[in-house]
RNA sequence: UCUUAUCCAGAGAGGUUUAGGGAACGGCCCGAUGAGACCUCAGCAACCGCGACAGCCUUGGCUGGCGAAAUGGUGCUAAUUCCGUCAAGUACAGAACGAGCUUCUGUACCUGAAAGAUAAGA
Numbered sequence: 001u002c003u004u005a006u007c008c009a010g011a012g013a014g015g016u017u018u019a020g021g022g023a024a025c026g027g028c029c030c031g032a033u034g035a036g037a038c039c040u041c042a043g044c045a046a047c048c049g050c051g052a053c054a055g056c057c058u059u060g061g062c063u064g065g066c067g068a069a070a071u072g073g074u075g076c077u078a079a080u081u082c083c084g085u086c087a088a089g090u091a092c093a094g095a096a097c098g099a100g101c102u103u104c105u106g107u108a109c110c111u112g113a114a115a116g117a118u119a120a121g122a
């Protein structure tokens, strides 16, 4: 860098350091009653891995849901990925004129992308 899957659930204390942090931008929020980072311990979860089962086929693999779990590999432990950003649809409001259930703008809802994060593979 690419592919696939998931992202409205869940889970924090102590120590060191010290002014920023929540990816970018806007909003909103967290922060000297100590953010963020690092370390220790604890916890959450179930992606890979593990177990039994079922299905499929080339009979040793693939797929599926299920189960256990920290003395396997990661990950995670403020706020939905904190919300929005791009596009479609619906509703409402406003504006414009070409006077149409037209066009544009805004707000809300909803759906899908994009971006990001994590895992597994390449």
Base pairs, nucleotide, nucleotide: 001122002121003120004119005118006117007116012041013040014039015038016037017036020030021029022028024085025084026083027082042077043076044075047073048072050067051066053064054063055062056061057060081115086112087111089109090108091107092106093105094104095103096102097100

SAM riboswitch aptamer (S box leader) from a marine sediment metagenome, 122 nucleotides, folded computationally.
The coordinates come from a structure-prediction model, not an experiment, and the mean pLDDT is 82.
Of the family's consensus pairs, 97% are formed in the model.